This is a predicted structure of a 131-nucleotide RNA (SAM riboswitch aptamer (S box leader)) from a soil metagenome.
It matches the Rfam family "SAM riboswitch aptamer (S box leader)". Rfam describes the family as follows. The SAM riboswitch is found upstream of a number of genes which code for proteins involved in methionine or cysteine biosynthesis in Gram-positive bacteria. Gene Ontology term of the family: regulation of gene expression.
The model forms 94% of the base pairs in the Rfam consensus.
RNA sequence: CUCAUCCAGAGGGGCAGAGGGACCGGCCCGAAGAAGCCCCGGCAACCGCGUGCGAAGUUUUGCGUCGUCUCGACGCGAGGCCGCCUACGAAGGUGCCAACUCCGGCCCGGCAGAUUGCCGGGAAAGAUGAG
Numbered sequence: 001c002u003c004a005u006c007c008a009g010a011g012g013g014g015c016a017g018a019g020g021g022a023c024c025g026g027c028c029c030g031a032a033g034a035a036g037c038c039c040c041g042g043c044a045a046c047c048g049c050g051u052g053c054g055a056a057g058u059u060u061u062g063c064g065u066c067g068u069c070u071c072g073a074c075g076c077g078a079g080g081c082c083g084c085c086u087a088c089g090a091a092g093g094u095g096c097c098a099a100c101u102c103c104g105g106c107c108c109g110g111c112a113g114a115u116u117g118c119c120g121g122g123a124a125a126g127a128u129g130a131g
Base pairs, nucleotide, nucleotide: 001131002130003129004128005127006126011040012039013038014037015036019029020028021027023105024104025103026102041097042096043095046093047092049089050088051087052084053083054082057081058080059079060078061077062076063075064074065073066072067071101125106122107121108120109119110118111117112116
């Protein structure tokens, strides 16, 4: 930089000792113990692995039939690729385990009305994975 996902899910213990929720504004969490580190446990299914399924596509191959016969066509079967928009598993590589990415921030639309609030859509930013 590109692509995908972000309304689901999953916490105990030890050390430590005041912060943390990216940023800004809110609003929260925190001495009934924050960040960080370690141990154990769990969630999930992005990558990888395994299993299953697949109308069509693509490719390899076996058998059969036919032909213009070192080749080709058609049919049947098997394997690979590919796909699964809710398929299943979970021993590997990551990730994650308060609150929708905690909410908003920029733009558009709708409603209410007093300058803001509510609802919906998109963007930006961020996070994670794969490349």